c-di-GMP-I riboswitch aptamer from Hydrogenophilales bacterium 16-61-112, 94 nucleotides, folded computationally.
């Protein structure tokens, strides 16, 4: 510098879930718990997933209407523990 994580060292993070609080909501934060993780340390750069609005369609529910579904487009959010790219970093071994 590249690659790797069987074994050492300090250890570090914390899923689900439960309580508090915040948000319309995806979900965020504090507690508390460990599923699990060598980048589970930073970023939404790119695809996907999700919430919300707005508007368009009408295949379905519906006698029609309305409203539900489901699908587009746009906006404007959410997640880094969906998968990639960026950047950075500890022990150790090659």
């Nucleotide at each position: 510098c590249a690659c790797c994580g069987a074994a050492c060292a300090g250890g570090g993070c914390a899923a689900a879930c439960c309580c508090g609080c915040c948000g319309c909501g995806a979900g965020a934060c504090g507690g508390g718990g460990a599923c699990g993780c060598a980048a589970a340390g930073u970023u939404u750069c790119c695809g996907g997933c999700c919430u919300c609005g707005a508007c368009c369609u009408u295949a379905c529910c519906u006698c029609c209407c309305c409203g539900g579904c489901a699908g587009g487009u746009c906006g404007a959010g959410a997640a880094a523990g969906c998968g990639g790219g960026a950047c950075u970093g500890c022990c150790g071994g090659c």
It was read from a public genome assembly, where an Rfam model found it. Model confidence (mean pLDDT): 83 of 100. The source organism's lineage runs through Bacteria, Pseudomonadati, Pseudomonadota, Hydrogenophilia and Hydrogenophilales. Rfam family: c-di-GMP-I riboswitch aptamer. Rfam's curators write: GEMM was predicted in a large-scale screen for bacterial structured RNA regulatory elements.